[in-house]
Context: one part of a larger RNA
RNA sequence: GGCUAAAGGUGGAUGACUUGGCACCAGUUAGCGAAGAAGGACGUGAAAAGCUGCGAAAAGCUUCGGGGAGUCGCAAAUGGCGUAGAUCCGGAGAUGUCCGAAUGGGGGAACCCGUUGUGGGGAAAGCCACAACAUCCCGGAAGGGAGGCGAACUCAGGGAAUUGAAACAUCUUAGUACCUGAAGGAGAAGAAAUCGAAGAGAUUCCGUAAGUAGCGGCGAGCGAAAGCGGAGGAGCCCAAACCUCUUACUAUGAAUAGUGAGAGGGGUUGUAGGACCUGCGAAAGGUGACAUAGGCUAGUAGAACAGUUCUGGGAAGGCUGGCCGAAGAAGGUGAAAGCCCUGUAUACGAAAGCCGAGUGUUACUGGCGGGUAUCCUGAGUACCAUGGGAUUCGUGGAGUCUUGUGGGAAGCUAGGGGGACCAUCCUCUAAGGCUAAAUAUAACUGGUGACCGAUAGUGGACAAGUACCGUGAGGGAAAGUUGAAAAGAACCCCUGAUAGGGGAGUGAAAUAGAACCUGAAACCUUUAGCCU
Numbered sequence: 001g002g003c004u005a006a007a008g009g010u011g012g013a014u015g016a017c018u019u020g021g022c023a024c025c026a027g028u029u030a031g032c033g034a035a036g037a038a039g040g041a042c043g044u045g046a047a048a049a050g051c052u053g054c055g056a057a058a059a060g061c062u063u064c065g066g067g068g069a070g071u072c073g074c075a076a077a078u079g080g081c082g083u084a085g086a087u088c089c090g091g092a093g094a095u096g097u098c099c100g101a102a103u104g105g106g107g108g109a110a111c112c113c114g115u116u117g118u119g120g121g122g123a124a125a126g127c128c129a130c131a132a133c134a135u136c137c138c139g140g141a142a143g144g145g146a147g148g149c150g151a152a153c154u155c156a157g158g159g160a161a162u163u164g165a166a167a168c169a170u171c172u173u174a175g176u177a178c179c180u181g182a183a184g185g186a187g188a189a190g191a192a193a194u195c196g197a198a199g200a201g202a203u204u205c206c207g208u209a210a211g212u213a214g215c216g217g218c219g220a221g222c223g224a225a226a227g228c229g230g231a232g233g234a235g236c237c238c239a240a241a242c243c244u245c246u247u248a249c250u251a252u253g254a255a256u257a258g259u260g261a262g263a264g265g266g267g268u269u270g271u272a273g274g275a276c277c278u279g280c281g282a283a284a285g286g287u288g289a290c291a292u293a294g295g296c297u298a299g300u301a302g303a304a305c306a307g308u309u310c311u312g313g314g315a316a317g318g319c320u321g322g323c324c325g326a327a328g329a330a331g332g333u334g335a336a337a338g339c340c341c342u343g344u345a346u347a348c349g350a351a352a353g354c355c356g357a358g359u360g361u362u363a364c365u366g367g368c369g370g371g372u373a374u375c376c377u378g379a380g381u382a383c384c385a386u387g388g389g390a391u392u393c394g395u396g397g398a399g400u401c402u403u404g405u406g407g408g409a410a411g412c413u414a415g416g417g418g419g420a421c422c423a424u425c426c427u428c429u430a431a432g433g434c435u436a437a438a439u440a441u442a443a444c445u446g447g448u449g450a451c452c453g454a455u456a457g458u459g460g461a462c463a464a465g466u467a468c469c470g471u472g473a474g475g476g477a478a479a480g481u482u483g484a485a486a487a488g489a490a491c492c493c494c495u496g497a498u499a500g501g502g503g504a505g506u507g508a509a510a511u512a513g514a515a516c517c518u519g520a521a522a523c524c525u526u527u528a529g530c531c532u
Stems, first nucleotide, its partner, number of pairs: 001531009015517001016481002020452002022449009031149002039099003042055003050074002061093006070081003104113003114133007135146004153184001154182005164171001168217001194200002204231005214222002235434003238378001242265010270412001272377004276371005285365007294355004299348003305321004310317001322339002324328001330342003383407008393419001414429005468475002488516001491503004
């Protein structure tokens, strides 16, 4: 020096565990803000660095309820508080520094400096306290509103490129990312100038139709609709004709008439409807407000087991004999508990606040025919031309929808559509508006898992968006486990020692000793044997 074996050191794999994550389902909820938010700064404890809570009334104050023995957060001890009901849980309130939309002015956020009024103080001024004082919109004023934040979802206005086409320009990526605006608990859409050839009968969402019909340097690729099956289901209101009233102007000697504007009634559609003339009728239904049933925000009751001769440190395990069950879900207890504890099935509960009916009351609304052919039925609109966009449709035979520019109707014997265009036929009624549900998202609560189990699962099971890095935007960790219980090792010894160790003691175990469950390998030793 090598090999083998054993015993150690180091190291932290593996196993076991789970406080934390992940996904799905159901229910509820979907906002906060000038009455100052979200988010912060600084404070606040007897002593107090961090986290948590709170705000100069500062780990808290008042009150109303719940609850019933301990409690003073994480987190010990000293010292306090509590059956005269504390701590704790819930409702309502009070306080709530400074910054921040930040709003009296300024400003390099958490700071600086004012004006006016009232009060205090002072000989006076400086000084102190409180209140008001930003901008924009509506309004004559009084007064009211807005602003900012928020994970995703929705709609609208703008709108890429990488990429793919094996290059690249039309095309694709994609109306995506991103920017902006607006709104709500959803949003958008919506009661046919629809579809398409059978007729159907608002919209939305899912499945299918279908990767079909189509589009396409007919390349890459893109890609419907009707229909059918489901979820859900709901329909309405204006403008106008006509009537009445008010008002301004015009005409007239006056009564009155006309025109314009405003208010009320009327009326709302395509087998046309309405006005107008005429007949019948007073109800079904709808909406709002208020009330209530009920629900939410603390909680309450809640069945039934013992023995020890067994093992063990410990019984819930074994054995023996019982019991409950509308409860044998689950978790905990020194190991594996229906009957020990918390619970579970089931049955109850609110002083206060909130939600709230399909129930009640009340208010407001709210019909059906016949006749006639005089009046009305949404105009810079339809339509045409041209330049774009949308649709499966890239200009194509290019309709339809939408629109920048130019031209520009009819008016019910009217007008639009049925994929150039024409005829016939069918179908609908534009140029005003509203509309629940089925749909999207995810915060909370509950449940579930052939989901993870600490290099996994969230980046984060721990003082985690922390430490740390960066001027900044931004990037971004590592780190879980003594034991059933601290019983966390009194006392003694070695040593410079509050390091480390050896005894003693605790414990079932200390090779469970805090660098603490298990404790693999690499690596480092010691001892023994063999070889050189």
Model confidence (mean pLDDT): 82 of 100. Large-subunit ribosomal RNA, domain I from an Aquificota bacterium, 532 nucleotides, folded computationally.